[in-house]
Context: one part of a larger RNA
RNA sequence: CGCAGGAUAUAUGAGGGGAGCCGUCCUUAGUACGAGAGGACCGGGACGGACGGGCCGCUGGUGAACCUGUUGGGGACCAACCCCACAGCAGGGUAGCCAAGCCCGGGAGGGAUAAACGCUGAAGGCAUCUAAGCGUGAAGCCCGCCCCGAGAUGAGAUAUCCGGGAUGAAAAUCGAAGGCCCCUUUAAGAGUAAGAGGUAGAUAGGCCUGGGGUGCAGGCACAGUAAUGUGCAGAGCUGACAGGUACUAAUAGGCCGGAAG
Numbered sequence: 001c002g003c004a005g006g007a008u009a010u011a012u013g014a015g016g017g018g019a020g021c022c023g024u025c026c027u028u029a030g031u032a033c034g035a036g037a038g039g040a041c042c043g044g045g046a047c048g049g050a051c052g053g054g055c056c057g058c059u060g061g062u063g064a065a066c067c068u069g070u071u072g073g074g075g076a077c078c079a080a081c082c083c084c085a086c087a088g089c090a091g092g093g094u095a096g097c098c099a100a101g102c103c104c105g106g107g108a109g110g111g112a113u114a115a116a117c118g119c120u121g122a123a124g125g126c127a128u129c130u131a132a133g134c135g136u137g138a139a140g141c142c143c144g145c146c147c148c149g150a151g152a153u154g155a156g157a158u159a160u161c162c163g164g165g166a167u168g169a170a171a172a173u174c175g176a177a178g179g180c181c182c183c184u185u186u187a188a189g190a191g192u193a194a195g196a197g198g199u200a201g202a203u204a205g206g207c208c209u210g211g212g213g214u215g216c217a218g219g220c221a222c223a224g225u226a227a228u229g230u231g232c233a234g235a236g237c238u239g240a241c242a243g244g245u246a247c248u249a250a251u252a253g254g255c256c257g258g259a260a261g
Base pairs, nucleotide, nucleotide: 001151005162006161007160008159009158010157015148016147017146018145021049022048023047024046025045026044027043033038051105052104053103054102055101059099060098061097062096066092067091068090069089070088071085072084073083074082075081109143110142111141116136117135118134119133165174166173167172178256179255180254181253182198183197184196185195186194203249204248205247206245207244208243209242210241212238213237214236219232220231221230222229223228
């Protein structure tokens, strides 16, 4: 921009894409078959590999703004606390992300077929799966499963909302439904987009409570010459998690959008 008014939802599915894999064991059955050695079809069940999708409860990885220990130096000294030294080094670790962790998938089924195997059957009194006709029959084809999808210009459908003007002599003014700008933002994201919100509000931050993590703070008391230990004390601190709470910021406001046949 189009889809002959505009808009918000919801569906349809032309068409396109994805997937489609393989193995072992048990059973049927030591049966059929075979002199024996050996050893099935068909069918039923279990497990696994690779691949794909999803997820983070479990096992773990990461986790440079969380906690702790500790070395050398600095902040004049003690204590406390902070800074520098690769994040100083080391031990742990929430969320998120992730795999080595967990779950799921390939199927069943329907249709038409290939090779092949058949039925009926003439030409050609027989025979013949084929000439007419009719079956069975593949990991393959179409559907079925998953995803995209009406620019499918063949532009479709359904529901709902707003409008198909008003005022004015004229000039002009008024701007619906809905949307956007702007702002707070997100398990969304390069940006854009999408989603949640914008005071009639829990969108983010803060705060409170909790969870999770660290692992017992400072101070005081006691014991010890002291280092240190013990008690108050599962203490103190705590990023992303959950709930709550308008304390802070989403204020105020602007723009687009109709009157055409």